[in-house]
RNA sequence: AGCAGGCCUGGCGGCCGCUCUCCCACGCUUCGGGCGGGGGAGGGAGGAAAGUCCGAGCUUUCAAGGGUGACGAUGCCUCGUAACACGAGGGGAUCCGUUUCGCGAGGAACGGGUUACGGACAGCGCCGCAGAAAAUAUACCGCCCGUAAGGGUAAGGGUGAAAAGGUGGUGUAAGAGACCACCGGGCCCCGCGAGAGCGGGGUCGCACGGCAAGCCCCAUCCGAAAGCAAGGCCAAAUAAGAGAAGAGAGGUGACCCGCCUCGUUUGAUUCUCGGGUGGGCUGCACGAUCCCGGUGGCGACAUCGGGACCAGAUAGAUGGCCGCCGUCCGGUUGGCAAUCGUAUGGUUGCUCCCGGAGACAGAACUCGGCUUACCGGCCUGCUUAA
Numbered sequence: 001a002g003c004a005g006g007c008c009u010g011g012c013g014g015c016c017g018c019u020c021u022c023c024c025a026c027g028c029u030u031c032g033g034g035c036g037g038g039g040g041a042g043g044g045a046g047g048a049a050a051g052u053c054c055g056a057g058c059u060u061u062c063a064a065g066g067g068u069g070a071c072g073a074u075g076c077c078u079c080g081u082a083a084c085a086c087g088a089g090g091g092g093a094u095c096c097g098u099u100u101c102g103c104g105a106g107g108a109a110c111g112g113g114u115u116a117c118g119g120a121c122a123g124c125g126c127c128g129c130a131g132a133a134a135a136u137a138u139a140c141c142g143c144c145c146g147u148a149a150g151g152g153u154a155a156g157g158g159u160g161a162a163a164a165g166g167u168g169g170u171g172u173a174a175g176a177g178a179c180c181a182c183c184g185g186g187c188c189c190c191g192c193g194a195g196a197g198c199g200g201g202g203u204c205g206c207a208c209g210g211c212a213a214g215c216c217c218c219a220u221c222c223g224a225a226a227g228c229a230a231g232g233c234c235a236a237a238u239a240a241g242a243g244a245a246g247a248g249a250g251g252u253g254a255c256c257c258g259c260c261u262c263g264u265u266u267g268a269u270u271c272u273c274g275g276g277u278g279g280g281c282u283g284c285a286c287g288a289u290c291c292c293g294g295u296g297g298c299g300a301c302a303u304c305g306g307g308a309c310c311a312g313a314u315a316g317a318u319g320g321c322c323g324c325c326g327u328c329c330g331g332u333u334g335g336c337a338a339u340c341g342u343a344u345g346g347u348u349g350c351u352c353c354c355g356g357a358g359a360c361a362g363a364a365c366u367c368g369g370c371u372u373a374c375c376g377g378c379c380u381g382c383u384u385a386a
Stems, first nucleotide, its partner, number of pairs: 001383008010325007018044007026036004046360001050371002053369005058227005072221004076090005091117001092115010118217002123215002125211003140157002142153004165183006184206001185204008231282004241273005248262005289308008327357005334351007
């Protein structure tokens, strides 16, 4: 310096505000309570609060007797978890580095990265360009035989993401699992392991590829939908409606008379209910919670003991300014130290001073994950260089 993983997301103080809870005293009032401002104390965003991609809690509606299981989801194994597509440990495959063995193909050990990793003899489909040929095959150059026509070959070149097992030999006109040894692979057996698998032995010369994050097949799982603007409660006003009382009610006017309007069972008017708009309360902050320690486990995690209470806005509070310190970057001159050179010069480090930077982003019912964004810093491991 790079890569991978984990963690943190400035500190202290002052002034002025915002929101919630509690306390104190006060004013207004129709006194049931409500409204209003004042003072004091305390709480007040995140690692992602984000995307809303998975899994749950909670709520409403529909369905609910059993079976099947479409669509969908998951897909190496075993654990963890309330659950998951999440996490932990392990296995396989593949890539990189170092060392080592081997003529070589390749193998082994150590370290690190990636991995949606069931099935391609059930069926269908696709494999662009290039290339001779992209799947039960073919021959462009080449090689060999041959005067040629033609034939043999699949070693070598070339194309491609992928070319019909590979390496070394034998063999041959040239070649080829044609044959041999080894490497790889299929099948069978044995052993080990909880399992994925691993190891050993035997056997088969072993043409018929790849893609299932294409359809599909197999196995497993699953009631569906909408979401806190869910839902529950209280309740000004107004209309429909219901019940009861009911002969008066309203206007003019200070009041009475008078006058006017409406009404007396075709019911004026009053009261109550009802209804549920504005509004308020709740859901809604004690929870798969957080911190510390012990124990068990490789670990995810589990369990025990002790302690803590930790935002609740509703057009949406959590802010602004200043000072000091700290982090990073740049600059210059001054000082100190080291070093090179020696011309009062250069380089590096520390310090003083000046200037700048400080991200991504903001709760809105609540949790567990994943993914994405992010100035700067810290820790661990690996690689490389000096």

A computed fold for a 386-nucleotide RNA from a marine sediment metagenome, annotated as Bacterial RNase P class A.
The RNAcentral record of the sequence draws on MGnify.
The coordinates come from a structure-prediction model, not an experiment, and the mean pLDDT is 77.
Rfam family: Bacterial RNase P class A. It is annotated as a ribozyme. From the family's description: Ribonuclease P (RNase P) is a ubiquitous endoribonuclease, found in archaea, bacteria and eukarya as well as chloroplasts and mitochondria.